[in-house]
């Protein structure tokens, strides 16, 4: 110092105006971009997480003892969007230009940006601490 085990900590961002009875949802202009990978740096390449759907079901609660409800781990499914010019050994990742995308529920008027599930979950990260040990 690599490695293994355990613990601790961290782990999502973004608005103004106009119209109108009413819109941060429409119109106009703006702003934002989780995690890992990639011979060169990514919202748009590859994969992952979360949300959603289904299977399984450790267990928990209730019970009229027939059953009913909740449900971790695991597995499967679905899941949006980019082209071009330049530089270079190498870039859909950098520089120039022009585009595009953004779950679900709520809302006196339609939401990536407001409210909510969420003081949740999590891909992962810190080598931070301890122990082990080649």
């Nucleotide at each position: 110092u690599a490695c293994g085990u355990g613990c601790u900590c961290c782990g999502g961002g973004g608005u103004c105006g106009g119209u109108g009875a009413a819109a941060a949802u429409c119109c106009g202009a703006a702003c934002c971009g989780g995690c890992g990978g990639u011979u060169a740096u990514a919202g748009u390449c590859c994969g992952c997480g979360a949300c959603c759907c289904g299977c399984u079901g450790a267990g928990a609660g209730a019970u009229u003892c027939g059953u009913c409800u909740c449900g971790a781990c695991g597995c499967g499914g679905u899941u949006g969007a980019u082209c071009u010019g330049g530089u270079g050994a190498a870039a859909u990742u950098c520089c120039g230009g022009a585009a595009c995308c953004g779950a679900c529920g709520g809302u006196u008027a339609a939401a990536g940006u407001c409210c909510g599930g969420a003081u949740g979950g999590g891909a992962g990260g810190a080598u931070g601490c301890a122990c082990g040990g080649a």